The RNA shown here (Bacterial small signal recognition particle RNA) has 97 nucleotides and comes from a Clostridia bacterium.
Taxonomically the source falls in Clostridia (Bacteria, Bacillati, Bacillota).
RNA sequence: CGGUGGGUCCCGUGCGAUGUGACCCGUGAACCCUGUCAGGUCCGGAAGGAAGCAGCAGUAAGCGGUCCCUCACUUGCGCCGCGGGGGUGCCUGCUCC
Numbered sequence: 001c002g003g004u005g006g007g008u009c010c011c012g013u014g015c016g017a018u019g020u021g022a023c024c025c026g027u028g029a030a031c032c033c034u035g036u037c038a039g040g041u042c043c044g045g046a047a048g049g050a051a052g053c054a055g056c057a058g059u060a061a062g063c064g065g066u067c068c069c070u071c072a073c074u075u076g077c078g079c080c081g082c083g084g085g086g087g088u089g090c091c092u093g094c095u096c097c
Stems, first nucleotide, its partner, number of pairs: 002095007009085005014079003017075001019073004024065004033058004041050003
């Protein structure tokens, strides 16, 4: 000096970690949510029907809580992870003269 392999570089990807949300539990609309509607009201000769306050139950938006179990998304985070690309430069191993 040459050849060759690897690292640094780029892209993708796996696992873990991280942040957030969802899930779960609780709470939660006097009326302008739903259901059931005591009492009472209305229609009817009656049978029966209608609307429907309170209450109760279930929820919406929202709020609080829990674990990090599960799911989703994020990251100039980690693994001497994996695969592909690059061969201008740098580092390094082997080899040739």